[in-house]
Context: one part of a larger RNA
Molecule: large-subunit ribosomal RNA, domain VI
Organism: uncultured bacterium
RNA sequence: CGUCAGGAAAUUUGAGAAGAUCUACCCUUAGUACGAGAGGACCGGGGCGGACAAACCUCUGGUGUAUCGAUUGUGGCUACCUGCUGCAUUGUCGAGUAGCUAUGUUUGGAAUAGAUAAGCGCUGAAAGCAUAUUAAGCACGAAACUAACUUCAAGAUAAGAUUUCCCAAUGAGGACACUGAAAGAUUAUCAGUUUGAUAGGCACAAGGUAGAAGCGCAGCAAUGCGUGCAGCUGAAGUGUACUAAUAGUCCCAUCGC
Numbered sequence: 001c002g003u004c005a006g007g008a009a010a011u012u013u014g015a016g017a018a019g020a021u022c023u024a025c026c027c028u029u030a031g032u033a034c035g036a037g038a039g040g041a042c043c044g045g046g047g048c049g050g051a052c053a054a055a056c057c058u059c060u061g062g063u064g065u066a067u068c069g070a071u072u073g074u075g076g077c078u079a080c081c082u083g084c085u086g087c088a089u090u091g092u093c094g095a096g097u098a099g100c101u102a103u104g105u106u107u108g109g110a111a112u113a114g115a116u117a118a119g120c121g122c123u124g125a126a127a128g129c130a131u132a133u134u135a136a137g138c139a140c141g142a143a144a145c146u147a148a149c150u151u152c153a154a155g156a157u158a159a160g161a162u163u164u165c166c167c168a169a170u171g172a173g174g175a176c177a178c179u180g181a182a183a184g185a186u187u188a189u190c191a192g193u194u195u196g197a198u199a200g201g202c203a204c205a206a207g208g209u210a211g212a213a214g215c216g217c218a219g220c221a222a223u224g225c226g227u228g229c230a231g232c233u234g235a236a237g238u239g240u241a242c243u244a245a246u247a248g249u250c251c252c253a254u255c256g257c
Stems, first nucleotide, its partner, number of pairs: 001155001006166007016152004022050002025047004034039001052108005060102004067095005072088006112147003119140001121138002167256001173251004177193005198244003201240004207233003214227005
């Protein structure tokens, strides 16, 4: 820009396109059919795996540079001690929430139908027989094909369908602006903007770390114990308008030539 020469929101049909399509082994049928024996099935039923793919983070782990703790050197605050703290790769080390992840978890390939290939047949002449047919007619037959499964899909210009809303002095709706994240380079998308839980803060509980400072007690001291599952705590949960989403501006339909 188009999609009937009104606009908008939502729900859809599916022409078409893409993806997937794998397979070992074990048990049973059955040591049966077959076979002198050795050996050893088709068909059918059940189970357990491999590789591959998708989703996810409950478990097992990884990471987790504004979480917690331990600790070395050297500075700072302080007259000193204690305590706190800067720098040294996050100084180093031990753990670790959320998120992101695989080696972790869950799920998938199926079943079925149609028309067929090689092939196997029924009926059956030409050719009194025979012949599945390099005749007519009819039926089977594969992981391939068409559907079925998953996803996209009306720019499918043949541009589809349905529902609801708005239209004479009011505005359906959209955009700007602002708070943000299940989104993200920007944009877009999505959740909201006081008729509000959108983000921050705060409260509570969970999770993490691992037992704070101060004080008391024991010990000559290093240190240990008690107060005390303490103190601290990023992203995740529930709640709470305390802070910020203020005030507003613009575009657009005019019953459809």